[in-house]
């Protein structure tokens, strides 16, 4: 000195479902009401490993508590970039 791994940040690409009822609002505010989506977030769980028993244990899978259903904004997740840590050859 580094690959590669982890966390940030910055740019880029990012789906999916009522532009629905009904009152109100200047309004694509508010509220309630049916239907609905999953890829912010949480929540569950399977094999291996260890174990006498148990307990640990993953997601983009499952639930839908949040949140979302035009647009925008957000978005898991991928690409490059820069900071940091650890630190192979």
């Nucleotide at each position: 000195c580094c690959a590669u791994g982890c966390a940030g940040c910055g740019c880029g690409c990012g789906a999916g479902a009522g532009a629905c009822c009904u009152c109100u609002u200047c309004a694509c505010u508010g509220a309630g009401g049916c239907g609905c989506u999953g890829a912010a977030g949480g929540c569950g769980c399977a094999a291996a490993u260890c174990c006498g028993c148990u307990c640990c244990g993953a997601a983009u899978c499952g639930c839908u508590c949040a949140a979302g259903c035009a647009a925008a904004a957000g978005a898991a997740g991928c690409g490059c970039g820069c900071u940091g840590c650890c630190g192979a050859a």

Model confidence (mean pLDDT): 78 of 100. The RNA shown here (Glycine riboswitch aptamer) has 89 nucleotides and comes from Solimonas aquatica. It matches the Rfam family "Glycine riboswitch aptamer". About the family: This family represents the bacterial glycine riboswitch. It was read from a public genome assembly, where an Rfam model found it.